The part of an RNA shown here (small-subunit ribosomal RNA, central domain) has 355 nucleotides and comes from an uncultured bacterium. Model confidence (mean pLDDT): 84 of 100.
[in-house]
Context: one part of a larger RNA
RNA sequence: UUGGGCGUAAAGCGUUCCGACAGGUGGUUUGGUAAGUUCUUUGUUAAAGCCCACGGCUUAACCGUGGAAGUGCAAAGAAUACUGCCAGACUUGAGGGGCAAAGAGGUGCUUGGAACGAACAGAGUAGCAGUGAAAUGCGUUGAUACUGUUCGGAACACCAAAAGCGAAGGCAGAGCACUGGGUGCCACCUGACACUGCUAGGACGAAAGCGUGGGGAGCGAAUGGGAUUAGAUACCCCAGUAGUCCACGCUGUAAACGAUGCUGACUAGUCACUUGGGAGUGUCGACCCUCCUGAGUGGCGAAGCUAACGCGUUAAGUCAGCCGCCUGGGGAGUACGGUCGCAAGACUAAAACUC
Numbered sequence: 001u002u003g004g005g006c007g008u009a010a011a012g013c014g015u016u017c018c019g020a021c022a023g024g025u026g027g028u029u030u031g032g033u034a035a036g037u038u039c040u041u042u043g044u045u046a047a048a049g050c051c052c053a054c055g056g057c058u059u060a061a062c063c064g065u066g067g068a069a070g071u072g073c074a075a076a077g078a079a080u081a082c083u084g085c086c087a088g089a090c091u092u093g094a095g096g097g098g099c100a101a102a103g104a105g106g107u108g109c110u111u112g113g114a115a116c117g118a119a120c121a122g123a124g125u126a127g128c129a130g131u132g133a134a135a136u137g138c139g140u141u142g143a144u145a146c147u148g149u150u151c152g153g154a155a156c157a158c159c160a161a162a163a164g165c166g167a168a169g170g171c172a173g174a175g176c177a178c179u180g181g182g183u184g185c186c187a188c189c190u191g192a193c194a195c196u197g198c199u200a201g202g203a204c205g206a207a208a209g210c211g212u213g214g215g216g217a218g219c220g221a222a223u224g225g226g227a228u229u230a231g232a233u234a235c236c237c238c239a240g241u242a243g244u245c246c247a248c249g250c251u252g253u254a255a256a257c258g259a260u261g262c263u264g265a266c267u268a269g270u271c272a273c274u275u276g277g278g279a280g281u282g283u284c285g286a287c288c289c290u291c292c293u294g295a296g297u298g299g300c301g302a303a304g305c306u307a308a309c310g311c312g313u314u315a316a317g318u319c320a321g322c323c324g325c326c327u328g329g330g331g332a333g334u335a336c337g338g339u340c341g342c343a344a345g346a347c348u349a350a351a352a353c354u355c
Stems, first nucleotide, its partner, number of pairs: 003327004007309002012323001014204004023196003027090007035083002037079008051067006093193001094190003097186004105179007112156001116152007127138002164171002209250006218244002223239004261322006269300012304311002328355003337348004
């Protein structure tokens, strides 16, 4: 609970698609209709009560008589601005087409160098490693340091940026193939085809974790050992399994954050970067430079907003449409029930009690 809110106080679903023929909302214009809407009339709206007038108890309260009022509902008539519905038209919203440029967007295949580790070989001798200091550890069965050959897995220095791309998660060596989205210019086509979006429902979704099979260099939960310490189930050191990697299948969470839902419109500027289009200067031509105009990414800021911090044309300003969510702290994102999952658990979600 017809209220007020949701960047940080409680509160934006992690994201997205179809958005289903759910629902809500709907650009410009003409005609019709008259459902919504507005007006008029009639009926109804029990009595009592409320309001007005008069009257009765000595007054009042109280009571009686009459009148008025009455939301709403129904019917009839009228109006046509707005909404709806029907028919038609339009192009600015939306979509398509042509041309163009950018990009770590995605998937698959191929491939490169540095580093690291191992094996083998060479050469070489007593240490190496590690720390605050040490020790465990490695090393005369020849280590560490150096060179060569071979093998292996994972990640891609510089470029690199407040940069770019993606719905989000996220995406980075190079090449090729396939493929998604957005942007600019032209204004050729369609002609409102739009926005939002529950549930029915689908898809995607970091890390960790799970299943099967591979792989395993480095790192490294667990674990063992060495230290430290009163103790040390830690921080430090030496090792090291799962895991980290790949394929397929699950899980479905996060400070999944801009802690800011999506769409549209309006409201000072300025600086910088990315990427288009146009004009100018300039040039053999281009780069560079200046201006205008789109799309995007950042910094600072008018007005305004905000409890403040801050936000500020990428709004947290001013409005509109639609959805989600919040309603004192704890109990508790728990119990129970249900759905899903192999499990871990996830989703949905209370109460007693207590302050």

It matches the Rfam family "Bacterial small subunit ribosomal RNA".